[in-house]
Predicted 3D model of a 476-nucleotide part of an RNA (small-subunit ribosomal RNA, 3' major domain) from an uncultured prokaryote. The RNAcentral record of the full RNA draws on ENA, Greengenes and SILVA. Rfam family: Bacterial small subunit ribosomal RNA. The coordinates come from a structure-prediction model, not an experiment, and the mean pLDDT is 84.
Context: one part of a larger RNA
RNA sequence: UGACGGGGACCCGCACAAGCAGCGGAGCAUGUGGUUUAAUUCGAAGCAACGCGAAGAACCUUACCAGGGCUUGACAUCCCUCUGACAGAUCCGUAAUGGGAUCCUCCCUUCGGGGCAGAGGUGACAGGUGGUGCAUGGUUGUCGUCAGCUCGUGUCGUGAGAUGUUGGGUUAAGUCCCGCAACGAGCGCAACCCUUGUCAUUAGUUGCCAUCAGGUUAAGCUGGGCACUCUAGUGAGACUGCCGGGGAUAACUCGGAGGAAGGUGGGGAUGACGUCAAAUCAUCAUGCCCCUUAUGUCCUGGGCUACACACGUGCUACAAUGGCCGGAACAAAGAGCAGCGAACUCGCGAGGGUGAGCGAAACUCAAAAUCCGGUCCCAGUUCGGAUUGCAGGCUGAAACUCGCCUGCAUGAAGUCGGAGUUGCUAGUAAUCGUGAAUCAGAAUGUCACGGUGAAUGCGUUCCCGGGUCUUGUACA
Numbered sequence: 001u002g003a004c005g006g007g008g009a010c011c012c013g014c015a016c017a018a019g020c021a022g023c024g025g026a027g028c029a030u031g032u033g034g035u036u037u038a039a040u041u042c043g044a045a046g047c048a049a050c051g052c053g054a055a056g057a058a059c060c061u062u063a064c065c066a067g068g069g070c071u072u073g074a075c076a077u078c079c080c081u082c083u084g085a086c087a088g089a090u091c092c093g094u095a096a097u098g099g100g101a102u103c104c105u106c107c108c109u110u111c112g113g114g115g116c117a118g119a120g121g122u123g124a125c126a127g128g129u130g131g132u133g134c135a136u137g138g139u140u141g142u143c144g145u146c147a148g149c150u151c152g153u154g155u156c157g158u159g160a161g162a163u164g165u166u167g168g169g170u171u172a173a174g175u176c177c178c179g180c181a182a183c184g185a186g187c188g189c190a191a192c193c194c195u196u197g198u199c200a201u202u203a204g205u206u207g208c209c210a211u212c213a214g215g216u217u218a219a220g221c222u223g224g225g226c227a228c229u230c231u232a233g234u235g236a237g238a239c240u241g242c243c244g245g246g247g248a249u250a251a252c253u254c255g256g257a258g259g260a261a262g263g264u265g266g267g268g269a270u271g272a273c274g275u276c277a278a279a280u281c282a283u284c285a286u287g288c289c290c291c292u293u294a295u296g297u298c299c300u301g302g303g304c305u306a307c308a309c310a311c312g313u314g315c316u317a318c319a320a321u322g323g324c325c326g327g328a329a330c331a332a333a334g335a336g337c338a339g340c341g342a343a344c345u346c347g348c349g350a351g352g353g354u355g356a357g358c359g360a361a362a363c364u365c366a367a368a369a370u371c372c373g374g375u376c377c378c379a380g381u382u383c384g385g386a387u388u389g390c391a392g393g394c395u396g397a398a399a400c401u402c403g404c405c406u407g408c409a410u411g412a413a414g415u416c417g418g419a420g421u422u423g424c425u426a427g428u429a430a431u432c433g434u435g436a437a438u439c440a441g442a443a444u445g446u447c448a449c450g451g452u453g454a455a456u457g458c459g460u461u462c463c464c465g466g467g468u469c470u471u472g473u474a475c476a
Base pairs, nucleotide, nucleotide: 001476002475003473004472005471007470008469009468010467011466012465013464015460016459019424020423021422022421023420026316027315028314029313030312031311032310033309034307035306042053043052064302065301066300067299068298069297070296073125077124078123079121080120081119082118083117084116088103089102090101091100092099106115107114108113127291128290130289131288132287136285137284138280139279140278141276143274148187149186150185151184152183153182154163155162156161167178168177169176193268194267195266196265198236199235200234201233202232203231204230207226208225209224212223213222214221239262242256243255244254245253246252318417322376323375324374325373326372327371328370334365335364336363339358340357344353345352346351383414388409389408390407391406392405393404394403430452431451432450433449434448435447436446
C1' cells in the first nucleotide's frame, strides 16, 4: 500500500421489512445429471452451467454409430499429357452413393495457338467440428450503470509511498459548494443520441370526415374538404426559471404556483481502471502438436428423441372472481409474391375446391380477456385434461423408429402443495390475447406488441451484496 475481521462509524440496493403472485406437491413440455447404448456427437458447471450455444435434430442439418465406397481427393492454386466439351436425356446395376453403356454436344483465331471445360498422371498440396481457451487474436459474461480508477507538476517522506481523492455539508453520482500544500488534467458520472408524454407549424394519400351535396339494406360509398384523428418532417417546451421556509449570504433541500409534464418526467442505447489463468480453438482467425488409402471425404440406415431415477426452467390445473352455450364490442406492433390469401362453396372439424385483391397507411393474415342473456349448484363434478383406441387432415421423395393438427370414444394424477425458495415499487405485479424471427413441416421456448389493471412500502435492528472513512493483523 492492499486484502481480510463472527472490529467500529456513515450510506445505498426489491437486500430485509410491508404486500401481491409464484416455485417446491400433481400431469405434461423442455434442459441437465446419472444410467443405458453400436452411438445416445460436442461444449456450458455456485451466483455469472441447466427452454444455455440450438432464431426451430424425420432425410439434410450432423460433428456420433454400423455397413458400403473414394484416395491430388467434396473444395483451391500450379505443372505435364490427352480429349472437345461441360451440362443434359435414356438404359443396366446398387439399400444408396460409387460403377457401366448409348445418344447429344463449345467459342475465338493472324491456323502457330489461345480461352473454357472434362479425363488421366506426377507431386507440391488440399482437408480435419482432431488436441491445447493454461500459447493467442477477436467476441462475451460477471462484480456493476457500482462511483469509482488514474496522471502531470509541486510539496512531504531515507524509502516503499503519501498528498491531491481526506475533512464540513450535499447529491442518483469523485454531483456540486466551502475549507485545506496543493494546483490542474484524463478515463468514468451527467449532458449530447433514440423513444414516449403536450402544443405549434409544414404536408394531405393509400389516412381522416366537422360543414355542404348526392346515395345505400349497410358503409367515407361518391362529389368535395384537410377542421379533427392520424401519419412524419421541422420547431417550441422544464431551466430549481418564479414565490415562500430551512441552510453558512453557498451547494442544496422542503413546500407552493403556473404547467401536458417538476426537480435525472418515464423507458432505452451507452458498461471506467480492473477481477475471475471466468467462457469460447465447435462462429471466425491463429501459434504449436497430431492424422494423411484417414482423425479427410461420399452414401444408406440408425442415433442425438433411450429411461429404475435426481435436479433446474416452464406450461396446464386443482374450479363458481369459475366451466359450457348463444349474442354484442374495442388494440398495438408486425409479416406477405416459390408469399399473405378475402368472399363464395364442400366438410362436425382439422382442412379441401375455386380464386378477388395486394410487392401493401390501399389487399390479406386478424384478437382475447370484457359486456349481455342462459345453464351447471360444490361433486373428483358440465372441474381437470394426462393416457390410450379408432377414424381422418396437412407438410414433405419419405411421418415405423421420430412431426403437427382434427373428430369420436377413453377420462389418470390433481381438492392449493413440507423444509425451503423466486420475482415485482406503477401503467409495475398479476391476468388476457396478438405478432415476428428461425422455418417445407414442427413452440408451453425466445424476442416484441398492445388490452384489463392492483396491493404495500412503518422503517434500516437483522440476512445478502456494494461504496467511503477508520482500526487490528503472525496474511501478500